Source information
This is a predicted complex of two RNAs, RNase P RNA and transfer RNA, with 463 nucleotides together. The coordinates come from a structure-prediction model, not an experiment, and the mean pLDDT is 76. Rfam match: Bacterial RNase P class A. By type it is a ribozyme.
RNA sequence: GUUGCGGCGCAGGAGGUCGCCGGGGGCGCGUCGUCCACGUGGUGGGCGGCGCCUCUCGGAGGAAAGUCCGGGCUCCACAGGGCAGAGCGCCAGGUAACGCCUGGUGGGGGUGACCCCGAGGAAAGUGCCACAGAAAACACACCGCCAGGCAGCGCCUGGUAAGGUUGAAAUGGUGGGGUAAGAGCCCACCGCGUGGGCGGUGACGCGCACGGCUAGGUAAACCCCGCUCGGAGCAAGGCCAAAUAGAGGAGCGCUCGAGGGCUGCCCGCCCAAGCUCCCGGGUAGGCUGCUGGAGGGCCUCGGUGACGGGGCUCGUAGAGGAAUGAUCUCCAGCGGCGUCGGGGCGACCCGGCGCCGACACAGAACCCGGCUUACGCACCCAACAGCC
RNA sequence: GCGCUCGUAGCUCAGUUGGAUUAGAGCAUCGGUCUACGGAACCGAGGGUCGGAGGUUCGAAUCCUUCCGGGCGCG
Numbered sequence: 001g002u003u004g005c006g007g008c009g010c011a012g013g014a015g016g017u018c019g020c021c022g023g024g025g026g027c028g029c030g031u032c033g034u035c036c037a038c039g040u041g042g043u044g045g046g047c048g049g050c051g052c053c054u055c056u057c058g059g060a061g062g063a064a065a066g067u068c069c070g071g072g073c074u075c076c077a078c079a080g081g082g083c084a085g086a087g088c089g090c091c092a093g094g095u096a097a098c099g100c101c102u103g104g105u106g107g108g109g110g111u112g113a114c115c116c117c118g119a120g121g122a123a124a125g126u127g128c129c130a131c132a133g134a135a136a137a138c139a140c141a142c143c144g145c146c147a148g149g150c151a152g153c154g155c156c157u158g159g160u161a162a163g164g165u166u167g168a169a170a171u172g173g174u175g176g177g178g179u180a181a182g183a184g185c186c187c188a189c190c191g192c193g194u195g196g197g198c199g200g201u202g203a204c205g206c207g208c209a210c211g212g213c214u215a216g217g218u219a220a221a222c223c224c225c226g227c228u229c230g231g232a233g234c235a236a237g238g239c240c241a242a243a244u245a246g247a248g249g250a251g252c253g254c255u256c257g258a259g260g261g262c263u264g265c266c267c268g269c270c271c272a273a274g275c276u277c278c279c280g281g282g283u284a285g286g287c288u289g290c291u292g293g294a295g296g297g298c299c300u301c302g303g304u305g306a307c308g309g310g311g312c313u314c315g316u317a318g319a320g321g322a323a324u325g326a327u328c329u330c331c332a333g334c335g336g337c338g339u340c341g342g343g344g345c346g347a348c349c350c351g352g353c354g355c356c357g358a359c360a361c362a363g364a365a366c367c368c369g370g371c372u373u374a375c376g377c378a379c380c381c382a383a384c385a386g387c388c
Numbered sequence: 389g390c391g392c393u394c395g396u397a398g399c400u401c402a403g404u405u406g407g408a409u410u411a412g413a414g415c416a417u418c419g420g421u422c423u424a425c426g427g428a429a430c431c432g433a434g435g436g437u438c439g440g441a442g443g444u445u446c447g448a449a450u451c452c453u454u455c456c457g458g459g460c461g462c463g
Stems, first nucleotide, its partner, number of pairs: 001384004006380002009377002012331007020059007028052011061361001065372002068370005073233004085229005090104005105119001106117004120224002125222002127218003142164002144160007172190006191213001192211004197206003237288004246279001248278005259271004295314008334357010389462007398415004417433005439455005
């Protein structure tokens, strides 16, 4: 200097002043409702709700974020199967589950530590491969090369695909033999394919025999194969339940007057056909779901590891549009500048003091497991490369 | 909470489905012609890394992943 996107943390502390949210307590104060007693323009008491005061306890995160995946939970749907649609895609394992994690295989990058990979199938089919180039995919033949003919320095016919040209990509590659020139035409090695052998749970690896090359790329193009997936979301869902209206039921009443008004009561007067109670569903509203859960920490055992088993121990944020804040002082840490002291040949390093500056990203909203993204400070370990 | 959609020049939009010329058009800006000057007209020029980053591919504005920003709908 780099790598392990390695590990372990903190999210400053103390005090003063002013505040916020939630729980609990109070022989406190106020107000509202209801019940009881007295007996009537109210008084007193009990219970409950709300508010104030006071005391006390507790009060955000590593990402609470994005909502990109996966689950729990709840309701609806559902005999079973299929189509369509969506997602995933080397292998094995972990897990409640996953597109996550761990270990491995193959490929690629790096001197190396190490890092990256959506990595099934292109000999099932279809599509596409611009420009250039002869030819871009049942191949083809522009220049060449060779043979023959005509005839003359060109043309025709045939052979060939080694050489040239283009391109991201050209029909196996390199070398040798062979040939008129050439070509897997033949041979060796490499690559490819097929078969069986050995090792491995497997992806795959190693070596053998055969084939003689037929089979370019693209599936983050359609598609094929395999696997997975019912839908909605705490505004899920459950309980209680005003006022008003009534599909319903019961009672009383309609000129022999229920009920209402004057009026708190009685009398009186006036109006009068409805009034009272029950009841289901259910609106406003309230309560619940609600935070102890696939939970954290330590030890130990199994495992390379993710993780799992056992033991001990810890532990109240729960609002419902949203509280956990503001300010001042001191201290601690960080950076810059100045100054002083020490060390070193030197670059520079260490320490003290003073001043100034910065201290991030960001806010729970039913709950978890991941991923991704944002971000301040500090410490530790291992490995690699170069130099001394 | 659930879902959809957009981002291309200073502005308004094509191109994205179905990948391939140098990413175009109108307005605006600048220069020139014309005019006494200005406008209009005509001629010409500049201006983009297609919201950012990464990937697939021979090749990406277009396909895939992720992030950022804007808008809309339902409960």